[in-house]
RNA sequence: AACAGAGUAGGUGGUUUGCGUCAAGUGUGUAUGGACGGGAUGUUGCUAUACAACGAAGUGAAAACGCGGUGAACCAUUGCAUCCGCUGUC
Repeated sequence: AACAGAGUAGGUGGUUUGCGUCAAGUGUGUAUGGACGGGAUGUUGCUAUACAACGAAGUGAAAACGCGGUGAACCAUUGCAUCCGCUGUC
């Protein structure tokens, strides 16, 4: 120097286990913040708080079975644009 590769935040699916079903959560809008390949810049997405609008599937004697664009963990899969860095080959 050339070529190849790994790695973020996340997305999707599965399993387990919770929560709600007395409606929290999820999803939507607005405002202000935060984190986001090892570094810089930046995009997308993620996320916290406040406010607003909207909004649900329960059944059963019980065990339990459902329901929720439900939380978490694990597994699988997927997953940075430019420059530099890192790993490998020559």
Source information:
THF (Tetrahydrofolate) riboswitch aptamer from Streptococcus sp. DD13, 90 nucleotides, folded computationally. The coordinates come from a structure-prediction model, not an experiment, and the mean pLDDT is 85. The model forms 94% of the base pairs in the Rfam consensus. RNAcentral records the identical sequence in 2 taxa.